[in-house]
């Protein structure tokens, strides 16, 4: 970085919403989702005088209005909630055993008497609501009788109504039928969650007879039977009114069930009736309970979930508005009366529609903003301006439909609509702009403030936070929040899946279930098609219409489906029926085996106990030690004993369902296989709950116990070492009887049938044309591996033993922790199993596979890596550089390798950037602008200097109209600017280090892979190398490697001066000193060689390796410049440079003085030394690279010496620097802190500089310090190299133990096991900031959820029990009573008993929520341990 699983999150659409900013207009909708909480106040059911009396007014006296009251309908409708309710309540369809006021329609009746009671009066109680007593009175109130359709009925009978009223024309009562509407009752068949709720039911199931309803029934009693439901989910427990229908999807589906319709349920809770056609009744009545109000304390009223409205609750939902004009109810004959149903109007951007805020034209691209690379660019035709319109708005005039029904009636509303005038006039915001996600810049801030849907922004350049300008989207809204579906195939019927990702039960039998081989006849239940009935209406979809358009709203239509019902079809499927063998199973003949159970034998080792031998040590380890042994041990040889497991044969070989099974032999037994086809005839196949086996560890009871061996002990290791090593050991291992039932019980793969290429092995058994017969071959069939086709897999890998194609049936999974845990139940002696969850909290875990990095993985191979060696460091001094301290300042930077004698090739002043002090502000430097003076030079004085005053000298150059201009420099001014060694190396260029001179790093085309990638670059060989060479799905390239380059080494050549002198000569005490000559030597230019080229041997007839010959040099000769692709945000803003950002009378610039040189310490690099391979004394020998004119300076003199006076030569192969020194010889110290060493320190100087106090270097003389080879560690070097000697030189006035160069003298390497870098292959990985990674537990603290917890308070709900209202029924006749009688009753009224029962009581359970001292464990948290 890749697929690939898999969660999370987003973009879409809706909403009775509801917050935030902002807000011009219409229409047409909707507006308590929470507290079925409590309500002030008014108003939501009245009506009829054509049923009745009275009473008061008024009268044209005909009669009228009004009032309470008695009669009649109507308050069961119509409005309001959604608490209860998982139900025949609701949806759908069906059904019988009912009821119905008003309404329609038929038909018949309406006859003749009766008593009474409000209203009135009068007395009278009460505060008050409301009575009570006596008497009058009418009716469509009330009661008898008549009749007769209908009802019952034993066929004799029995029951059995009416009502008037007025305006003379209707209207009422009454039975009776029958309709319509409307109501109650039944049953199919649909309706949420839980099994951590598995049993539940006693009027229960069901019969007979009663009784009850309007009406069937356990509906209610008495009896009698013992039944009913229930894994296809009964019961409980939790939710919730359902539905047409809405949103939402492509569709299947999810989700909801406001408004509008249709059911139901409810009216403060709880409970009853009564009245009526119709209620157990929202504005009725009775009880109880709880609350609220009156109230003379005696007792009374009352229930907005009607419409306004009022606290309250909450994020959050309107007026105490207008009419009854319309529609529709109620009464009424009718006018009319009532109507918070309704029909209007307001209040809210709550929704959906629909308009507008101008339109057209205008480039000097206007000013302002932003922005900048300063030139521009954006804002933008956007504005200004011109020229048009008037939707909106204002004024003002007209002015409806909405009315039916002839006349009269209109809340809305002087509205909608139309005319006119006015003037662009009155209207534009929200939200985003880092990815999804359309949209980018500056400023501010600087892990702060803050932002966030997810990923994630902020730590000084922030398109991600504020704030601008600019953009982009929506648009009177916009944005958020919260809920539903969509995406999401993420529960998968459409339409997932289970080897390694989450997911196959540990295994097998087996009952319900599900699914099932072949031909055939019947049925038609599933299918499949035709018709018929229904799915109200509204929505929805189509077609059409009406408001200017659209939401709206009205007309009209249909499919597809769902239910019942009827008619058809028979292929599948199902049910019968009667067959069939291929599946299954029997039965016969064979075969193999470690299939089980039980017994009996058997050796080899172990170990122990006796004896013999024998003697000091065994035993263990990395290495020891505990431990054994002189009491005789281990060793060795006999003999016993006891357990426990059975070596070789033994094998990806047999066998079993798994678990497992391994000496032998013997009983008894299960299963396979093959073969033959003789027997049944689908009998099969999976299997929920059951059920049986189940490894080891444990457990219980008894034996056994030899080895081995948890716990324990002891010994060691270790920082510790409750661990690994070791000596010991107990449970156990092992037998019997029983229990546990889990394991990475695996092939992480359920079982069955069928299909779909193949080669090879191996077992077992049959066969063959192979055989005399045994093999070997070759077919079949089971079984057990490998390896592979085609498919298939995210890859891996699977592939006739499938992870392929298919059909059955079971189990299992649904992000990752929490957790296989709580709780709860079941089983267990227990340990524990099984079943099995939530809060939390996370943006991911996961799986294969790739590249890389890593391994105290392997293989190969290199390097002064090790190793072999010399020589350091690290102990002393001193010098240097660094921390560190300290200081006014000790400027900065460089910080493991790869800072630290580094930036510094040289800080007394300057250098200097640091401090103190003194000064100065267009600057000490540039560019412009004005003014004056040309430029310089010297003088005096103040001061520490910088500088400040002041005087003198002096006018050139070039033009020229001679006024003056111009260049160059100087001053003075102004202001743009200079300046800044100030910050960022993490903003950067250049430039450098560093892996590493290590062989590596790419690429382009092909090729393989879904991809990342790979291949090429691997593999065999071979190099100093990816160096060559073979081979290869690769073929070629590139940038590194080698070569070109310089220098050194051999020679040829050119060419000799300063350089050299071989041969001739001259001169000298000597010297290349002279003449002469370039031969050599050197110098500096050209050339040559070497290439594994010859040769032998090895090797793949390669590359190449080994030797060997020439050769000066041999296998890259030796060194050097040169360093791929990239790594460390490495190092440098103090060389330079340059974004940003900071100062600007200073963080600039100039000076004097300090300082950078400090000094308890610590470390790095050095030099010098400890000393005889030496010190010192004399004496003598050989170099090279190299500098030199403010210079090197000879020869000579002085000075002991550093030096000094003086100066020849020499711009240098000429002359100076210039003694080279280790080394030779000869003396001479004698192992000592010295004749070693040379620090410190005195003292006198010498030089350099303007000047050596801070702070120079040198010389003399004196002092004469540590120090006797350096502890852990740990450095360099492989050939002219380490190692030792000395010379040059850069920088520089002077100052080297540094640094870069020179040369002299000159040593060890078996080899590649370790250590440290590093290359190549390959291997795991849970790492990718890469092992300095990654990560686990406990402790501390802080937050959070949650379980237990003595227990506390609640909710509910079940059992038994006491009480027991109001009431309905029943029972009693004591009391009271107009109608009718046959005078006695019948009957009615209060009353009193009982039966049911609300409230409420008591005991006891069961679910279930809160809450608690302590408590346990989880999560989640800055840089704690």
């Nucleotide at each position: 970085a890749u697929c690939c699983u898999g969660g999370c999150u987003c973009a879409g659409g809706a909403u009775g919403a509801a917050c935030g900013c902002u807000g011009g207009c219409g229409g047409u909708c909707u507006g308590c989702u929470u507290a079925a909480c409590a309500c002030a106040u008014g108003c939501a059911a009245g009506u009829c005088g054509a049923a009745c009396g009275c009473a008061a007014c008024c009268u044209u006296c005909g009669g009228g209005u009004u009032g309470a009251g008695u009669g009649g309908c109507g308050g069961a409708c119509g409005g309001g909630u959604g608490a209860g309710u998982a139900a025949c309540g609701c949806g759908u369809g069906a059904g019988a055993a009912u009821c119905u006021g008003c309404c329609u329609u038929g038909g018949g009746g309406u006859c003749g008497g009766g008593g009474a009671c409000a209203a009135c009066c009068a007395c009278u109680g009460g505060a008050a609501a409301c009575g009570g007593u006596g008497g009058c009175u009418a009716a469509u109130a009330c009661c008898g009788g008549a009749u007769a359709a209908g009802c019952c009925u034993u066929u004799g009978g029995g029951u059995a109504a009416a009502a008037g009223a007025u305006u003379u024309a209707u209207u009422g009562c009454c039975c009776c039928a029958a309709g319509a509407g409307g109501a109650g009752c039944u049953c199919g068949c649909g309706u949420c969650u839980g099994a951590u709720u598995a049993g539940c039911u006693a009027g229960u199931u069901g019969g007979u007879g009663a009784g009850g309803u309007a009406a069937g029934a356990g509906c209610u009693c008495a009896c009698c039977a013992a039944g009913g439901c229930a894994g296809c989910g009964a019961u409980c427990a939790g939710u919730a009114g359902c539905u047409g229908g809405u949103c939402u999807g492509a569709g299947a589906g999810g989700a909801c069930g406001a408004u509008c319709a249709g059911c139901c349920a409810c009216a403060c809770u709880g409970g009853g009736a009564c009245u009526g056609a119709g209620a157990c009744a929202c504005g009725g009545c009775c009880c109880a309970g709880a609350c609220u109000c009156c109230u003379a304390c005696g007792g009374g009223a009352g229930g907005c979930a009607g419409c306004a409205g009022u606290g309250g609750g909450g994020a959050a939902u309107u007026u105490u508005c207008c009419g009854c004009a319309a529609u529709g109810g109620g009464c009424g004959a009718a006018a009319g009366c009532c109507u918070g149903a309704c029909g209007g109007a307001g209040c809210a951007a709550g929704a959906c529609c629909g308009c507008g805020u101008g339109a057209g034209g205008g480039a000097g691209g206007a000013a302002g903003g932003c922005u900048c690379u300063u030139g521009g660019g954006u804002u933008g035709u956007a504005a200004a301006c011109c020229u048009c319109u008037u939707u909106u708005c204002u004024c003002a005039g007209g002015g409806a439909a909405g009315a039916a029904g002839c006349u009269c009636u209109g809340a809305c509303g002087g509205u909608a609509c139309c005319u006119g005038a006015g003037g662009a006039a009155u209207c534009a915001g929200c939200c985003u702009c880092g990815g999804c996600u359309a949209a980018c810049u500056c400023c501010g801030u600087g892990c702060c403030a803050g932002c966030a849907g997810c990923c994630g922004c902020g730590g000084u350049a922030a398109u991600a936070c504020g704030g601008a300008g600019g953009a982009g989207g929506c648009a009177a809204g916009c944005g958020u929040u919260a809920u539903c579906c969509g995406g999401a195939a993420u529960u998968a019927u459409u339409g997932g899946g289970c080897g390694u990702a989450a997911a196959g039960c540990g295994u097998c039998c087996g009952c319900a279930g599900g699914u099932g081989g072949c031909g055939a006849u019947u049925c038609a239940a599933g299918u499949c098609u035709g018709c018929u009935g229904u799915c109200a209406a509204a929505g929805c979809a189509c077609g059409g219409g009406g408001c200017u358009u659209a939401a709206c709203u009205c007309c009209g239509u249909u499919a597809a489906g769902g239910c019942a019902g009827u008619g058809g079809a028979a292929a599948c499927u199902g049910a019968a029926u009667a067959g069939c063998u291929a599946g299954a199973g029997u039965g016969c003949c064979g075969u193999a085996g470690g299939g089980g159970u039980a017994g009996a034998g058997g050796g080899a080792a172990u170990u122990c106990c006796c004896g013999g031998u024998g003697u000091a040590g065994c035993g263990g380890u990395g290495a020891a030690a505990u431990g054994c042994g002189u009491a005789g041990a281990g060793a060795u040889c006999g003999g016993g004993a006891a357990g426990a497991a059975c070596a070789u044969c033994g094998g990806u070989g047999g066998c079993g369902a798994a678990a497992g099974c391994g000496c032998u032999c013997u009983a008894c037994u299960g299963g396979a296989c093959g073969g033959c086809a003789a027997c049944u005839g689908a009998c099969a196949c999976u299997c929920a709950g059951g059920g049986a086996c189940g490894a080891a560890a444990g457990c219980u009871a008894g034996g056994g116990g030899a080895g081995c061996g948890a716990a324990u002990g002891g010994g060691a290791u270790u920082a510790g070492a409750u661990a690994c090593c070791c000596c010991a050991g107990u449970a156990g291992u092992c037998c019997u009887a029983g229990c546990u039932g889990u394991a990475a019980a695996c092939g992480a793969u359920g079982g069955a049938u069928a299909c779909u290429a193949g080669g090879u092995g191996u077992a077992g058994c049959u066969u063959g044309u192979a055989u005399c017969g045994a093999c070997c071959c070759g077919a079949g069939c089971u079984g057990u591996g490998c390896c592979g086709a085609a498919g298939c897999u995210a890859a891996c890998g699977c592939g006739u033993u499938a992870a392929g194609u298919a059909u059955c049936c079971c189990g299992c999974c649904u992000g990752g922790g929490g957790a296989g845990u709580a709780c709860g139940c079941a089983c267990g002696c227990a340990a524990g199993u099984g079943u099995g969850a939530a809060a939390c909290u996370c943006a991911a875990a996961g799986g294969a596979a790739u590249u890389g990095a890593c391994g105290g993985g392997g293989g190969c191979c290199c390097g002064c890596a090790c190793a072999a060696g010399c020589g350091g460091u690290g102990g002393a001094g001193u010098a240097u550089g660094u921390g560190g301290u300290u200081u006014a300042a000790u400027u900065c930077g460089a910080u493991g390798c790869a800072a630290c004698g580094c930036g510094a090739a040289g800080a007394a002043c300057c250098u200097u950037a640091c401090c103190u002090g003194g000064g100065u502000u267009u600057g000490a430097c540039a560019u412009c602008c004005u003014u004056c003076g040309a430029a310089u030079c010297c003088c005096u004085c103040g001061g520490a200097g910088a500088u400040g005053a002041g005087g003198g000298a002096g006018u050139g150059c070039c033009c020229u109209u001679c006024g003056g201009g111009g260049a160059a420099u100087g001053a003075a001014g102004u202001g743009a600017c200079a300046g800044g060694u100030g910050c960022u190396g993490c903003a950067u260029g250049g430039c450098u280090g560093u892996c590493g001179u290590c062989a590596g790093c790419u690429c382009g085309u092909g090729c393989c892979g879904u991809g990342a990638g790979g291949u090429g670059u691997u593999g065999g060989g071979u190099u100093a190398a990816g160096u060559c060479c073979c081979g290869c799905a690769a073929c070629g390239a590139g940038c590194g490697c080698a070569a070109c380059c310089c220098a050194c080494g051999u020679c040829c050549u050119u060419a000799g001066u300063u350089g050299c002198c071989a041969g001739c000569a001259c001169a000298u005490g000597a010297u290349g000193g002279u003449g002469g000559g370039c031969a050599c030597u050197c110098u500096a230019g050209g050339g040559a060689g070497a290439c594994c080229g010859c040769c032998c041997g090895g090797g793949u007839c390669a590359a190449c390796c080994g030797g060997g010959a020439g050769g000066a040099a041999g296998g890259u000769g030796u060194g050097g410049a040169c360093g791929a692709c990239g790594u460390c945000a490495a190092g440098u803003c103090a060389u330079c440079a340059u974004g940003g950002c900071c100062c600007u009378u200073a963080c600039g610039c100039c000076c004097a003085g300090g300082g950078c040189u400090a000094c308890a310490c610590a470390c790095g690099u050095a030099c010098u030394a400890c000393a005889a391979u030496g010190g010192c004394g004399a004496g003598g020998a050989c170099a090279a690279c190299g500098g030199g004119c403010c210079g090197c300076g000879a020869u000579g003199c002085c000075g002991c010496g550093a030096g000094g006076c003086g100066g020849a030569g020499c711009c240098a192969a000429u002359c100076c620097c210039g003694a080279a020194a280790a080394c030779c010889u000869c003396g001479u110290c004698c192992c000592a802190g010295u004749u070693c060493g040379g620090a410190u320190u005195g003292c006198a100087g010498u030089c350099u500089g303007c000047a050596a106090c801070u702070c120079g270097a040198c010389u003399g003389c004196a002092u004469g310090a540590a120090g006797g080879u350096g502890g852990a560690a740990u450095c360099g070097c492989u050939a002219g190299u380490a190692a030792u000697c000395c010379c040059g030189g850069a920088u520089c006035a002077g100052c080297a133990u540094g640094c870069c160069g020179g040369g002299g003298u000159g040593a060890u390497a078996c080899g590649u096991u370790c250590c440290c870098g590093g290359g190549c292959c390959u291997u795991g990985u849970a790492c990718a900031c890469a092992c300095c990674g990654c990560c686990c537990g406990u402790c501390a603290c802080a937050c959070c959820a949650c379980g237990a917890a003595a227990g506390u308070c609640g909710g509910u709900u079940c059992u038994a029990c006491c009480c027991g209202a109001a009431g309905c029924c029943g029972c009693c006749g004591g009391g009271c009573c107009a109608a009718c009688c046959u005078c006695g009753g019948a009957g009615g009224c209060a009353g009193g008993c009982g039966u049911c029962u609300a409230c409420g009581g008591u005991a006891g359970g069961g679910c279930u929520g809160a809450u608690a001292a302590u408590u346990g464990g989880g999560g989640u948290g800055a840089a704690g341990u």